[in-house]
RNA sequence: CAGAGCCUUCGGGGCAGGGUGCAACCCCCGACCGGUGGUAGGGCCCGGCGCAGUCCGGGCGAGCCCACGAGCCAAGCCGCGGCGCAGUGCCAGCGGGGCGGCAGAUCCGAGGCGAGGCGCGUCCUCGUCGACCGGAGCCGACGGUACAGUCCGGAUGAGAGAAGGCUGUG
Numbered sequence: 001c002a003g004a005g006c007c008u009u010c011g012g013g014g015c016a017g018g019g020u021g022c023a024a025c026c027c028c029c030g031a032c033c034g035g036u037g038g039u040a041g042g043g044c045c046c047g048g049c050g051c052a053g054u055c056c057g058g059g060c061g062a063g064c065c066c067a068c069g070a071g072c073c074a075a076g077c078c079g080c081g082g083c084g085c086a087g088u089g090c091c092a093g094c095g096g097g098g099c100g101g102c103a104g105a106u107c108c109g110a111g112g113c114g115a116g117g118c119g120c121g122u123c124c125u126c127g128u129c130g131a132c133c134g135g136a137g138c139c140g141a142c143g144g145u146a147c148a149g150u151c152c153g154g155a156u157g158a159g160a161g162a163a164g165g166c167u168g169u170g
Base pairs, nucleotide, nucleotide: 001170002169004167005166006165007164008163009162010161017029018028019027031150032149033140034139035068036067037066038065043060044059045058046057047056048055049053063138064137071102072101073100077096078095079094080093081091082090083089106136107135108134109133111129112128113127114126115125116124117123118121142153143152144151
């Protein structure tokens, strides 16, 4: 350094203020929030070398780009139970498990690159990138209750994963 097994710890945020109403953190105005991994440019930061970068190395950077997780439904399958004289059979049953589904939301501008056009302007059109900057939008399990991303509950749970440690192997 690579890979295997095991252990420990960590691992989600948010309705201020107002309206209606008997009652609303649920409706209306408005406010607020953003799990995990990946991806990365003419971006930003650090370092290296040089007179000079269109140079080299490292890091950061997405709710809505690609996936994953939690919640709900759930096939094959496994265990149990039941039915049946019996069978590799049967079942609105219980539990495990989780193929698959519910099931999510983004555009524009500035700017870059490329191509084309004739009026040859640092102009127009088309394609492409566009996560940072500017702008405008949009999305958010289940159960409960006055209809909930934000309240209460399952949950002192589970978990994508992150960090560290131990023991073998190469």
A computed fold for a 170-nucleotide RNA from a Chloroflexota bacterium, annotated as FMN riboswitch aptamer (RFN element). Its Rfam family is "FMN riboswitch aptamer (RFN element)". About the family: The RFN element is a highly conserved domain that is found frequently in the 5'-untranslated regions of prokaryotic mRNAs that encode for flavin mononucleotide (FMN) biosynthesis and transport proteins. Lineage of the source: Bacteria > Bacillati > Chloroflexota.